[in-house]
Molecule: transfer RNA
Organism: Chitinivibrionales bacterium
RNA sequence: GCCCCGGUAGCUCAGUUGGAUAGAGCACAGGUUUCCUAAACCUGGGGUCGUUGGUUCAAUUCCGACCCGGGGUA
Numbered sequence: 001g002c003c004c005c006g007g008u009a010g011c012u013c014a015g016u017u018g019g020a021u022a023g024a025g026c027a028c029a030g031g032u033u034u035c036c037u038a039a040a041c042c043u044g045g046g047g048u049c050g051u052u053g054g055u056u057c058a059a060u061u062c063c064g065a066c067c068c069g070g071g072g073u074a
Stems, first nucleotide, its partner, number of pairs: 001073007010026004019057001028044005050066005
C1' cells in the first nucleotide's frame, strides 16, 4: 500500500431490509431500609451514535472520503 472487522453514555456492549422520545448492565447522584456500612428496592443525571460530505420528506442505519483501534497479506 491493499483487504477484512470495529468506533453508540464514565466503562462493557445491544440496536437497525431508513421513520415511535436512542437502549441495557456496571459505575455515578438522591431517596427508602439499617445504630452505621454493605446488600436490596425506587428515582434521577449523563449521548453532536468517530469526523465530514452526499442520497432521502426523513440517516445511528445507505454511499464516498478521512481519522483512530485490531487482524490479514507481499